This is a predicted structure of a 330-nucleotide part of an RNA (large-subunit ribosomal RNA, domain IV) from a Saprospiraceae bacterium. Its mean pLDDT, the model's own confidence on a scale to 100, is 86. Rfam family: Bacterial large subunit ribosomal RNA.
Context: one part of a larger RNA
RNA sequence: CCGUGGCUAAGGAACUAGGCAAAAUAGUCUCGUAACUUCGGGAGAAAAGUCGCCCUGAGCAAUCAGGGGCGCAGUGAAAAGGCCCAGGCGACUGUUUAGCAAAAACACAGGACUCUGCAAAAUCGCAAGAUGAAGUAUAGGGUCUGACACCUGCCCGGUGCCGGAAGGUUAAGGAAGGGCUUAGUGCGCAAGCGCGAAGGUCUUGACUGAAGCCCCGGUAAACGGCGGCCGUAACUAUAACGGUCCUAAGGUAGCGAAAUUCCUUGUCGGGUAAGUUCCGACCUGCACGAAUGGUGUAACGAUCUGGGUACUGUCUCAGCCACGAGCUCG
Numbered sequence: 001c002c003g004u005g006g007c008u009a010a011g012g013a014a015c016u017a018g019g020c021a022a023a024a025u026a027g028u029c030u031c032g033u034a035a036c037u038u039c040g041g042g043a044g045a046a047a048a049g050u051c052g053c054c055c056u057g058a059g060c061a062a063u064c065a066g067g068g069g070c071g072c073a074g075u076g077a078a079a080a081g082g083c084c085c086a087g088g089c090g091a092c093u094g095u096u097u098a099g100c101a102a103a104a105a106c107a108c109a110g111g112a113c114u115c116u117g118c119a120a121a122a123u124c125g126c127a128a129g130a131u132g133a134a135g136u137a138u139a140g141g142g143u144c145u146g147a148c149a150c151c152u153g154c155c156c157g158g159u160g161c162c163g164g165a166a167g168g169u170u171a172a173g174g175a176a177g178g179g180c181u182u183a184g185u186g187c188g189c190a191a192g193c194g195c196g197a198a199g200g201u202c203u204u205g206a207c208u209g210a211a212g213c214c215c216c217g218g219u220a221a222a223c224g225g226c227g228g229c230c231g232u233a234a235c236u237a238u239a240a241c242g243g244u245c246c247u248a249a250g251g252u253a254g255c256g257a258a259a260u261u262c263c264u265u266g267u268c269g270g271g272u273a274a275g276u277u278c279c280g281a282c283c284u285g286c287a288c289g290a291a292u293g294g295u296g297u298a299a300c301g302a303u304c305u306g307g308g309u310a311c312u313g314u315c316u317c318a319g320c321c322a323c324g325a326g327c328u329c330g
Base pairs, nucleotide, nucleotide: 002324003323004322005321006320007319008318010316011315014314019311027051029049030048036041038147053068054067055066056065057064058063070074082309083308084307085306086305087304088303089301090300094106095105110145111144112143113142114141115140116139122131123130124129148296149295150294151293153226154225155224158223159222160219161218162217163216164215167214168213169212173208174207176204177203178202179201180200181199184195185194186193187192227245228244229243230242231241254288255285266282267281268280269279270278
C1' cells in the first nucleotide's frame, strides 16, 4: 500500500451522476391498519405491544392467567421484509440479446380487418407426397392493435386492394406484298443478258387479337394525409364574426414545455435556506392526436424519475483491529 472482514466520538447523505455500497428492518403471537379500487385487492399497509426462568392456579395436554426474581440484553448465538408519498412507461404471470443490454423491447388474453366452401386458403417439395387436419367458417391462414373503462373524427386526389366492362392501347399466331436464290425459258456464235414456277431464306406487314394498363366505381382498425393570408368588439388586449387563396380533406374528442418543446433553466404555483431534475397548472403543440391507436386506470415491476422517514464510515475525516497478499529485512 492492496484485498476481505470487525468496531468507531460528534454529525447523519453534507458523499455521489445516483444512498452505489454498507447499515438499519427481520421470527412468533396479539392488537391495529389510510387513500384508492376492477370490491378480489391495497395489506405483512402503516403504527404499537408480547416472548427467557421460578412459584401458584386452571386444564388430560398443548397452553393460559396471577405472582416472583435475574441480566445491558429473554425470537439472549445463527438464520429470517426497511417503510411511506408522488409521477412516467408497460395492464398483469411470462419471454429475450448462451458470453457488456432483462427493459418502456417481445409475448399475452381481448379487439379489428382480410383470405379460405374443402382436392380449402397458406406452407414445404422438381415430383410423388406432406403439414394445414384425421380439422370444416364458433374452423384454419395472414396483417395490425394489445387487459379493463370511455372512445376511435374528416379525407378515396396519389399508392395498394376489390368490382366493372363500353371505348383506347396491345403479344404470339396467320393473309398479302417485296428482296435474294434457280429448275426452266427468251435473245445471243459465244461470253452473257432478260424473264422466272415450286421450295428455301430475309423482310415489310393490312386485319384479327386475351390479360394488363388507360378508363369507371368502391375501400382508411388498407399504405397514408389531415392549410395560408388579411380585417374586425365603446380602454387596451384578444377575436365569437367577415373577406380571400389553395386543397382529396384541412386535426374532431382528448391530451399537451410531454420518453414528443428548438427558443428553454418558457411563465405561474408547490416542495428546498437555496431545485437546469420533480409535481400541479397555463397553451405560444419548432415538430401530440385517435387500433403506425387517443385519454384514463386498481393490481403488478430485480423498470425509470422526484420527495420523505428510519439507518448508517457514502461523507466531514479519518482512526484502530483480525486474516490474507505485496513490500522490506533475515